[in-house]
RNA sequence: UGAGGAAGACAGGCAAUCGCGAGCUGCAAAGCUCGAGGAAAGUCCGAACUCCAGAGAGCAGGAUGCUGGCUAACGGCCAGUGAGGGUGACCUCAAGGAAAGUGCCACAGAAACAUACCGCCUGACAACACCACUGCACCACAACAUGUUGUCAGGUAAGGGCGAAAUGGUGAGGUAAGAGCUCACCAGCAGUUAGGCGACUAACUGGCUGGGUAAACCCCAUUCGGAGCAAGACCAAGCAGGGGGAAUAGCUGGUCCGCUUGCGGAUCAACUUGCAGGUUGCUCGCCUGUCAACCUCCGGGUUGGUCGCAUGAGGCGUCGGGUAACCGACGUCCUAGAUAGAUGAUUGCCCCUCUGCUGCUGCAAGGCAACAGAGUGACAGAAUUCGGCUUAUGGCUUGCUCAAACC
Numbered sequence: 001u002g003a004g005g006a007a008g009a010c011a012g013g014c015a016a017u018c019g020c021g022a023g024c025u026g027c028a029a030a031g032c033u034c035g036a037g038g039a040a041a042g043u044c045c046g047a048a049c050u051c052c053a054g055a056g057a058g059c060a061g062g063a064u065g066c067u068g069g070c071u072a073a074c075g076g077c078c079a080g081u082g083a084g085g086g087u088g089a090c091c092u093c094a095a096g097g098a099a100a101g102u103g104c105c106a107c108a109g110a111a112a113c114a115u116a117c118c119g120c121c122u123g124a125c126a127a128c129a130c131c132a133c134u135g136c137a138c139c140a141c142a143a144c145a146u147g148u149u150g151u152c153a154g155g156u157a158a159g160g161g162c163g164a165a166a167u168g169g170u171g172a173g174g175u176a177a178g179a180g181c182u183c184a185c186c187a188g189c190a191g192u193u194a195g196g197c198g199a200c201u202a203a204c205u206g207g208c209u210g211g212g213u214a215a216a217c218c219c220c221a222u223u224c225g226g227a228g229c230a231a232g233a234c235c236a237a238g239c240a241g242g243g244g245g246a247a248u249a250g251c252u253g254g255u256c257c258g259c260u261u262g263c264g265g266a267u268c269a270a271c272u273u274g275c276a277g278g279u280u281g282c283u284c285g286c287c288u289g290u291c292a293a294c295c296u297c298c299g300g301g302u303u304g305g306u307c308g309c310a311u312g313a314g315g316c317g318u319c320g321g322g323u324a325a326c327c328g329a330c331g332u333c334c335u336a337g338a339u340a341g342a343u344g345a346u347u348g349c350c351c352c353u354c355u356g357c358u359g360c361u362g363c364a365a366g367g368c369a370a371c372a373g374a375g376u377g378a379c380a381g382a383a384u385u386c387g388g389c390u391u392a393u394g395g396c397u398u399g400c401u402c403a404a405a406c407c
Base pairs, nucleotide, nucleotide: 001403002402003401004400006398007397008396010394012350013349014348015347016346017345018344020035021034022033023032024031025030037379041390042389044388045387046386047385048384049228050227051226052225056284057283058282059281061224062223063222064221065220066080067079068078069077070076081095082093083092084091085090096219097218101217102216103213104212105211117160118159119156120155121154122153123152124151125150126149127148128147129146134143135141168186169185170184171183172182173181189206190205191204192203193202194201195200232307233306234305235304242298243297244296245295249272250271252269253268254267255266256265257264258263259262274290275289276288277287278286279285314333315332316331317330318329319328320327321326351377352375353374354373355372356371358369359368360367361366
C1' cells in the first nucleotide's frame, strides 16, 4: 500500500426567534422544566400485567433437540465439545435415533438392498486345431490329453463400466478365480483404563461390519390452558329490564290432603336417564341448567371522560466475584405519554461530505493549509411495558490476518 476479518462507541453540535405536547406555579396574562430510537420497524420468540376457564385422565396436535452455565423466562446469551469452510485472522451448523418399523433414492446403470452387463475362474456338451504332456517303445494317428471358439450350468463384488452413492480403504498372503477368507496400518463399532462436572478426548484390547435419507412418516426425551391494553376497571350520558327461540321422563323415600284403606293428588329430597351449556381440538369424567336464565337470535342505545399509563426483572458510576454471559454491595438520577395522534421550522456560527480555486510540499501518484460555493447530512418516528432475535442503515475508532515492496 492492497485485500480481508473481529470488536467498540456515535448517530451532527451550539445559540436566537417562532410554534406543538405534557407537568408545575399563577386569579389571569404568562413563566419555568421536560419532550423518540438503535433500531421506536417486522410483530418472529419469551415474559410481566389483565380477563376468561380451572377435580382429573387419555388421545390427537404444536414447539424444542451436543454439553455446562446465565436468566423472571426463552427457540435468547456466554463458555466449551464435535463436524464443516477458509492459506490465515476467523466464520457456519435444527448437532437425539437409520441394528423398532414403513416409505423414498431422479438420470444413468445388470443391480439402489439383494442384484452378475462386460471381464475372471470351474464343470458339461459341440466344433476346429495340434503333438510339448498322456494313450504308447518310436513314427503316424486319434482321444476321456492340450489349446481355441461357441452354448449351457455354476462361482466370483478383485478389475471395467453406470452413478451423488455399488457391500469399508491401501498393501501382502491366500485361492480354480476371488472374497475381512487371513494379516499389518487407517477409518468405523464395542469394551477397559486414564483425563474432564459434562459433551468428549487419548491409549490399549476385541471381534470383523450394518448404503444413504428423520427441515420423509415415525421413535425417544423435555415442554405447552385460551385471549390479548380494542386486555380490563370506574364515572357520565343514552336506550325499551323490548320481542322471539331452545332441552324430561322414570323410580325410591319423607311430609300433607282426599277418601274407595291402598289407591289418587300436591310438594320436597336423593338416584337413573335424555337434552342444552361450560371445561377454547376430541373422548371419558366433572360442573351448571332443564320452563327459564349469566344460553341463543332479532331489535334499541353509546362512540364521551378518568384510570390502567410511566419507580421499573430501571438508567449511570465505583468497587468486588466470575474466562464470560451475568451477579452482588454502595452511591447517584427520575428521563416522552399523545389519542388521529406533540417532539417542528427559520436564521447564524462550527463540524462533516462534495466541488472549484490559490499556496506549500513531493520525481510522481498524491498530501497539507486557506478561501468560496453546494448539501432534505444514513436508516428511520413512540402508542401497555420489558428481555431477545431478525431486518434497514451512515461514516468513525482500535486490535488482528494475508500478500507485496522498502528499511
A computed fold for a 407-nucleotide RNA from Ktedonobacter sp., annotated as Bacterial RNase P class A. Rfam family: Bacterial RNase P class A. By type it is a ribozyme. Of the family's consensus pairs, 97% are formed in the model. Its mean pLDDT, the model's own confidence on a scale to 100, is 75.